[in-house]
Source information:
The part of an RNA shown here (small-subunit ribosomal RNA, 3' major domain) has 474 nucleotides and comes from a Bdellovibrionia bacterium.
Context: one part of a larger RNA
RNA sequence: UGACGGGGGCCCGCACAAGCGGUGGAGCAUGUGGUUUAAUUCGAUGCAACGCGAAAUACCUUACCUGGGUUUGAAUUGCAGUGGACCACGCCAGAGAUGGCGUUUCUCUUCGGAGUCGCUGUGAAGGUGCUGCAUGGCUGUCGUCAGCUCGUGUCGUGAGAUGUUGGGUUAAGUCCCGCAACGAGCGCAACCCCUACCAUUAGUUGCCAGCAUUUAGUUGGGCACUCUAGUGGGACUGCCGACGUUAAGUCGGAGGAAGGUGGGGAUGACGUCAAGUCCUCAUGGCCCUUAUGUCCAGGGCUACACACGUGCUACAAUGGAAAGUACAAAGGGUUGCCAAGCCGCAAGGUGGAGCUAAUCCCAAAAAACUUUUCUAAGUUCGGAUUGAGGUCUGCAACUCGACCUCAUGAAGCUGGAAUCGCUAGUAAUCGCGGAUCAGAAUGCCGCGGUGAAUACGUUCCCGGGCCUUGUACA
Numbered sequence: 001u002g003a004c005g006g007g008g009g010c011c012c013g014c015a016c017a018a019g020c021g022g023u024g025g026a027g028c029a030u031g032u033g034g035u036u037u038a039a040u041u042c043g044a045u046g047c048a049a050c051g052c053g054a055a056a057u058a059c060c061u062u063a064c065c066u067g068g069g070u071u072u073g074a075a076u077u078g079c080a081g082u083g084g085a086c087c088a089c090g091c092c093a094g095a096g097a098u099g100g101c102g103u104u105u106c107u108c109u110u111c112g113g114a115g116u117c118g119c120u121g122u123g124a125a126g127g128u129g130c131u132g133c134a135u136g137g138c139u140g141u142c143g144u145c146a147g148c149u150c151g152u153g154u155c156g157u158g159a160g161a162u163g164u165u166g167g168g169u170u171a172a173g174u175c176c177c178g179c180a181a182c183g184a185g186c187g188c189a190a191c192c193c194c195u196a197c198c199a200u201u202a203g204u205u206g207c208c209a210g211c212a213u214u215u216a217g218u219u220g221g222g223c224a225c226u227c228u229a230g231u232g233g234g235a236c237u238g239c240c241g242a243c244g245u246u247a248a249g250u251c252g253g254a255g256g257a258a259g260g261u262g263g264g265g266a267u268g269a270c271g272u273c274a275a276g277u278c279c280u281c282a283u284g285g286c287c288c289u290u291a292u293g294u295c296c297a298g299g300g301c302u303a304c305a306c307a308c309g310u311g312c313u314a315c316a317a318u319g320g321a322a323a324g325u326a327c328a329a330a331g332g333g334u335u336g337c338c339a340a341g342c343c344g345c346a347a348g349g350u351g352g353a354g355c356u357a358a359u360c361c362c363a364a365a366a367a368a369c370u371u372u373u374c375u376a377a378g379u380u381c382g383g384a385u386u387g388a389g390g391u392c393u394g395c396a397a398c399u400c401g402a403c404c405u406c407a408u409g410a411a412g413c414u415g416g417a418a419u420c421g422c423u424a425g426u427a428a429u430c431g432c433g434g435a436u437c438a439g440a441a442u443g444c445c446g447c448g449g450u451g452a453a454u455a456c457g458u459u460c461c462c463g464g465g466c467c468u469u470g471u472a473c474a
Stems, first nucleotide, its partner, number of pairs: 001474002003471003007468007015458002019422005026313008034304002042053002064299007076124008088103006106115003126288002129286003135282002137277003140273001142271001147186006153162003166177003192265004197233007206223003211220002236259001239253005315415001319374006331362003336355002341350003381412001386407007428450007
């Protein structure tokens, strides 16, 4: 100087408390461990691994296993030799890779040759093989915590100290005052984006107050309003009062759409964990080179006594079922979204209009509301499992897809110890969209609808910041 303390002081955080809803019990989905296996590819392992890499495992992917092939090789490139081809198509063998046969037969030219391609030889290749404890890059984490440092000066023999401590204050090393310090840098804040209010510009594909018109903003008309998207304004403790050291600021009030960082996002200091990644990529070293490379078929990654994590659906009446009726936002669409109509109980089929989209389509929002029914039961709750029949995608749904219909109708009556999230348009609850994608979400990323309870407080648990103290620790 740090680190640590079941030392002290001050302060903060959904840390506790006050509340609301979960997990832990059930069934299923998914990940992991374990076990099994020819293989169940590999990585991630307290917080900070476990719906994680993977924004999609039938083939492919694919790295694993079995079997069949291949050795200048699947891809890129140089040199030498050689051919007039190569490609493509057809037939045969084969699980295919591949092999054989047949058809076919190059361009430019200064006629020296040059180029595309095939074959042979040779040199480079190739490796998701090892080492993340050799590395770059990227990332997690403490933590959006308020810290981390430097120059000069001063003090100390020196390691170092001071500044950065102290008195207040703040979300903040934020600001003020004081002070052997004076300044500065990286962080904080602001500058950026979205959102909340207003003005202005613009008025189609958007909108419709008044006028006319229609089944319908459909049409004439209009750009007031809504909306869209450009440009500006607006909030700064600016104003008033109280408190405060005359300060920084705090509390209350006014005005205001908004009030003290308005609400969200992006933004992550010096560093820590030899944290993670050699399987994104790059890369040192080591290893393989008729194989640890590469091609193909089939299988596996989907196994299943079990254990754990994360979720979905429930256990019902604030509910289930039936009928009717209403209100979003944000997205996506030409290899696409697919309307009306018709067929089918349905998944879907048919059909073909429109749309490169404020125009057309996906598209029905669902909870909600109204009426009817069920009447406390393992039920008209719950839907697992299983049987049968189908639909769709795709060469192909057996291993191993999703969906529909009929039948079946399991566990489950609110969950032990323990444990998690959340402070407001939040929790809870309800649906909608997107990426990936031929098909295949209860996951992920977004969007809106309805919309709470509680916070006395900081004694205690956990984590963190500053000061101080002890130490046989570094």
NCBI's taxonomy places the organism under Bacteria, Pseudomonadati, Bdellovibrionota, Bdellovibrionia.